[in-house]
Context: one part of a larger RNA
RNA sequence: CCCUGGUUAAGGAACUCGGCAAAAUAGCACCGUAACUUCGGGAGAAGGUGCGCCUCUGCUGGUGAUGGGACUUGCUCCCUGAGCUGGCGGGGGUUGCAGAGAAAUGGGGGUGGCAACUGUUUACUAAAAACACAGGACUCUGCUAAGUCGCAAGACGACGUAUAGGGUCUGACGCCUGCCCGGUGCCGGAACGUUAAGGGGAGGGGUCAUCCGGAUUCGUCCGGAGAAGCUCUGAACCGAAGCGCCGGUAAACGGCGGCCGUAACUAUAACGGUCCUAAGGUAGCGAAAUUCCUUGUCGGGUAAGUUCCGACCUGCACGAAUGGCGUAACGAUUGCCCCGCUGUCUCGACCAGGGACUCG
Numbered sequence: 001c002c003c004u005g006g007u008u009a010a011g012g013a014a015c016u017c018g019g020c021a022a023a024a025u026a027g028c029a030c031c032g033u034a035a036c037u038u039c040g041g042g043a044g045a046a047g048g049u050g051c052g053c054c055u056c057u058g059c060u061g062g063u064g065a066u067g068g069g070a071c072u073u074g075c076u077c078c079c080u081g082a083g084c085u086g087g088c089g090g091g092g093g094u095u096g097c098a099g100a101g102a103a104a105u106g107g108g109g110g111u112g113g114c115a116a117c118u119g120u121u122u123a124c125u126a127a128a129a130a131c132a133c134a135g136g137a138c139u140c141u142g143c144u145a146a147g148u149c150g151c152a153a154g155a156c157g158a159c160g161u162a163u164a165g166g167g168u169c170u171g172a173c174g175c176c177u178g179c180c181c182g183g184u185g186c187c188g189g190a191a192c193g194u195u196a197a198g199g200g201g202a203g204g205g206g207u208c209a210u211c212c213g214g215a216u217u218c219g220u221c222c223g224g225a226g227a228a229g230c231u232c233u234g235a236a237c238c239g240a241a242g243c244g245c246c247g248g249u250a251a252a253c254g255g256c257g258g259c260c261g262u263a264a265c266u267a268u269a270a271c272g273g274u275c276c277u278a279a280g281g282u283a284g285c286g287a288a289a290u291u292c293c294u295u296g297u298c299g300g301g302u303a304a305g306u307u308c309c310g311a312c313c314u315g316c317a318c319g320a321a322u323g324g325c326g327u328a329a330c331g332a333u334u335g336c337c338c339c340g341c342u343g344u345c346u347c348g349a350c351c352a353g354g355g356a357c358u359c360g
Stems, first nucleotide, its partner, number of pairs: 001355008010346002014344001019341001027051005036041001038172001052094012067079004071074001095099001107339007114331001119131002135170007147156003173326004178256003183253002185249005192244003198238002203233005210225006257275005284318001285315001296312005
C1' cells in the first nucleotide's frame, strides 16, 4: 500500500452524475393512523407505548389421580376435582449499560414522468417507459371454412361451426376519439375505351405443270406470264380478367395551409380581403421521454436551483386506437424535495484478520 471486517471527537450529504456504499429501521402486543380512492385499498401509512426475572392472586382451556353415588354389574353412567399443563389479566418486588439482551428480521414521508395491474425479455454488458396482458375496434371465414405445413397423399385449424376460428391495430378503467376518399390500398359496378393466347382469313411472297417471246450447234439456253398442290406471311373482325372509367371506404396506408388589413392610448384582433388545397389540426394537452433559439418568462422550493414543481403559449417540429387527456392501486422503473441515519465527505485516525514486501 491492497483486500475483508470493527470503532471513531465535532459536524451530518458539505461527498458525488446520483446518498453509490455504509449506517439507520426491524420481532410481537396495544394505542393511533392523512390526502386520495375503482370503496377493495392507501395501511405495517405516519407516530407512539409495553416486553426480563421473582412472588402473590383472579379468570379461563386441556388432562383427569383420588374419593363418593347409581343401577341395567359394564371396557357402564353421574358427582368430586388433586397433581401436571396451555392461555389471558391484576398487585407487589427485584436486577443489568442494555429484557424482541444472540442470530434472523421493513428506514420513512412528499411530489412529478412513464407503464393500468401479476407477468415476459437481450442464456454471456440492457429487466425497461420494450413484449405480453384482460378490454376495445376493423377485417376475413357458411364448413371439403378462412388460414397454415406439405411435390402429393395427408395433417393442423377442430372431432370446433360466426357467442367459432384466422389476420391486423390498440392496450385496465373513466371522459372521448374531430375534418379530408385528391394519391395508394381494399370493396362494389360493368355500359364504354384498351387488352393476350386463340378463332378468323382479305391480301401478299416462294416453288411449279403448262403457255408466250427471243436465240439455237435442235441437245438446249435466256426472259416473261403462271392453275392446282406444297409452303412462308398475314389485315379487318370476334376474344376474359386486368387497367382505364364510375362509386364506396380512414380504429385502411396516410394527410390535416399562406399572405394582408382592421377596435377612440398602446397592444391585440372577435371582424374583413385574397391565394392555394382532397381537407386545412376540433376536444384535450403543451419549453413536454416532444422546445431549436433556451438556463424562454413568471411563481414555488434554496442563502444561492442549466435539474424539479405550478403556470403562461411564441407547439423550430403535440394531438385524438402509429390513440388524446386523466386516473386509485402496482414498479429491483426514471426525476425532484424532506425527516431519520451515518467515515460519502470536512479529514483523517486506530484496531483485527488475510495479502503484498523483507529475511529464512
Predicted 3D model of a 360-nucleotide part of an RNA (large-subunit ribosomal RNA, domain IV) from a Nitrospirota bacterium. It matches the Rfam family "Bacterial large subunit ribosomal RNA". Its mean pLDDT, the model's own confidence on a scale to 100, is 89.